Predicted 3D model of a 460-nucleotide part of an RNA (small-subunit ribosomal RNA, 3' major domain) from a groundwater metagenome. The prediction has a mean pLDDT of 84. RNAcentral holds the full RNA, with entries from SILVA. Rfam family: Bacterial small subunit ribosomal RNA.
[in-house]
Context: one part of a larger RNA
Order: sequence, then structure tokens, then C1' cells
RNA sequence: UGACGGGGGCCCGCACAAGCAGCGGAGCGUGUGGUUUAAUUCGACGUAACGCGCAGAACCUCACCCAGACUGGACAUGGACCUGCACACGCGUGAAAGCGCGGAGCCUUCGAGGGUGGUCCACAGAUGCUGCAUGGCUGUCGUCAGCUCGUGUCGUGAGAUGUUGGGUUAAGUCCCGCAACGAGCGCAACCCCUGCCCGGUGUUACUUGUGUCACCGGGGACGGGCGCCUGGAUGGGCGCAGGAAGGCGGGGAUGACGUCAAGUCCGCAUGGCUCUUACGGCUGGGGCUACACACACGCUACAAUGGCCAGGACAAUGGGGGGCAAGGCCGCAAGGCGGAGCGAAUCCACAAAGCUGGUCGAAGUGCAGAUCGAGGGCUGCAACUCGCCCUCGUGAAGGCGGAGUUGCUAGUAACGGCGUAUCAGCAAAGCGCGGUGAAUACGUACCCGGGCCUUGUACA
Repeated sequence: UGACGGGGGCCCGCACAAGCAGCGGAGCGUGUGGUUUAAUUCGACGUAACGCGCAGAACCUCACCCAGACUGGACAUGGACCUGCACACGCGUGAAAGCGCGGAGCCUUCGAGGGUGGUCCACAGAUGCUGCAUGGCUGUCGUCAGCUCGUGUCGUGAGAUGUUGGGUUAAGUCCCGCAACGAGCGCAACCCCUGCCCGGUGUUACUUGUGUCACCGGGGACGGGCGCCUGGAUGGGCGCAGGAAGGCGGGGAUGACGUCAAGUCCGCAUGGCUCUUACGGCUGGGGCUACACACACGCUACAAUGGCCAGGACAAUGGGGGGCAAGGCCGCAAGGCGGAGCGAAUCCACAAAGCUGGUCGAAGUGCAGAUCGAGGGCUGCAACUCGCCCUCGUGAAGGCGGAGUUGCUAGUAACGGCGUAUCAGCAAAGCGCGGUGAAUACGUACCCGGGCCUUGUACA
């Protein structure tokens, strides 16, 4: 000087408390451990691994396993030599890859060049190893309020001072004081979305208008006004008015010096090492989907604030040309036939919970839907391993969950649906969108994490 303390003081945070909904029990989905396996590819491991890399494992992906076949190679550049000759096409074999055979036919100045193929050389290739050799990127403490520098001063020195102190703030925010005076990276602001107003422009929007809406530009908020308080204050706090909005209006983007030899050589790049008829490349099939178990994150329930039936209502974000597809017809349905319109403020896609009426009457049920049987549809070369959907049948566990544990302070939680990236197909996950819409916060003793000052230390 730090770090640490079941030392002290001050102060924060859904940290506790107060409250609401869960998880932990059940079934199922997904990830992981374990076990199994020819292989179940690899990585990630407290917070900060475990719906994580995977924003789509039937083939491909693919890195794993089995089998078949290939070697200057699936791909790049250069050189030497040879070649009127490949590729396409046809045939044989084969699961395919591959191997074997046939084979019309290029330009040309006729030198050979371009192209192609063959042999050889220098090389290619590797999701092989090392994230303890690295770049880049990322997580985390933490959106926490800190981390430093120049000059001066103090100290033999490490270093201190500044940055401590009194107040205040979300904040090293600002004010006052002070051997310090200044400055930098952070904080804040500048940026984006949203809430109010004004102006402009309006088609494809609303429907004929100082106007819903869309787009563009601007205004508006500053503790500005008043009162009180802080002994003073150019600093701030409390209340009131005005206002669409107050005391950072709400949300986002933004992550200081550094920490964890944190993560990633399997995104990419890259040093070194290793393989080179194989650790490279191709193909067929299998595996990553296994299943006595264990954990993590979810989905669906256990019902009457509900289930089922009928009627009728209201969104927003986005997406659409190898695409979205209306009306019509067929089918109980998934879906099929067909195709108006739409490169889209124009066309396409039932919002659901909610509301109204009816029914069920406490029952493992008209709750719940796992599992299994049968039939069918769609995508795709192909759904056996191993896709999704529909219909009929079957109807399991489950009666609100031990110790423990998670999220959330407002348009939030909870509940309910919709869109979309990936994608041929496949979403209980991810990212978004609008709908309905709460309860509670006395307080800071305690648990967890953090900031500042101080104290002890045999730790660095």
C1' cells in the first nucleotide's frame, strides 16, 4: 500500500422484510451428469456450465462408428515433360462412391499456344493437439462509482497528499472547507424509441377535415414560480400551483483502470507441434434421438374465478415472389383442387383471454391429458431407427407438492394470445408485439453482494 475480520461508523441494491406468482411432488419437452454402446463427436462446470455454442442432428449438417472405394488429391499458385484428347453422353459392375469399356466432337497463323487430361516437383488438406504461446471477440464483478496522471508539497524510502473532512446526490453529482492546483478515463449530457403541443407533406391510411393516422421538422422541463427547512450558501431537501409530463418523466444504446493464466485454436485468424495411399478427400449405412437412475430449465395439469357447447367483439410488432394466397369446390379434419389479388400503409393470415346464453354439480369426474392401438394428411430422393399434423378409440400419474429455493416495485408481476429469425419439413426454446391487469414496501436488526472512512493483523 492492499487483502481479510463471526472489528466499528456511514450508505446503497427485489439483498432482506412486506406482498403476488411459481420451482422443489406428477406426466411430458429440452439440456447435463452417469451408465450403456461399434459410435452414443466435441466444447461449456459455483455465482459467471446445464432450452448454453445449436437462430432448426431423418440424408446433408458431421467433427463419431462400421463398411466400400480414392490418391498430387474436393480446392489454390508456379514449374518441367507428355497428349489431337478430355468433359458431356452411352454400356457393364456396384448400395453409392468408385472402377472398367465404348465414344461423335474445340479455336488455330499448323510453329505451337490457349483449354483439357496424364506423369513428376514445389505443395495442397486436417472441426488433429496446445485458449497455460496468441489476435479478435465475449462473460463476470458492474451502470458498481470508481481508476489514474502532471506539477507542487510531505516522507530516508515504499508511499502519502490531491481522491480525506462537513453537507448533498442515482453518481469522485454538486457546494463549502483544506498544501494543494489542475487534468484524463469513467458519471452525466450529446444518440435512438416513447408520452404532450405546433408546423409542413399527404397515397396505398381516415373519409372531405386546423385531421384519426403515417412521415419529416421544431417546441416543451430548468428545482423555472410560490411557501417552508437546512445556523451561512452562488449547493440541496420537503410541500403547493401551473402543466401531457416533474425533481434523472419511462425505456434503450452506451460497460472506466482492472480481476478471474475466466471462455472460445470446433466462427474466423494465427505461432509451435503432429498426420501426409492418411489424423486428408468421397460414398452407403449407423450414431449424436440409447436408459436402472440423478440434477437444471421449461410445458401441461391437478379443476367450478373451471371444463364443454353455441353466439357475437376488440390488437400490435413483423413476414411474403422457387413466396403470401382470398372467394369457390371436395374432405369430420389435417389437407387437397383451383386461383382473384399482392414485390404490398393497397393483397394475404380466425387474435386469445374477455362478453352473452346454455350445460356439467364435487366425482379421479363431462377434471387432466401421458401412453398405446387403428386409419389418414404434409414436406422431402427418402420419415424403420428418427419429423410434424388430423380423426376415432384408449384413457396413466396427478386431489396444489418435504427440507429448501426463484422471479418481480407498475402498465411491472400474473394471465391470455399473436408475430418472427433459423427453416424443404419440424419450437413446450429464443427474439419481439400488442390485450387484460394487481398486491406490497413498516423498515435496514438479520442473510447475500457492493461503495466510502476507520481499526487490528503473525497474510501478500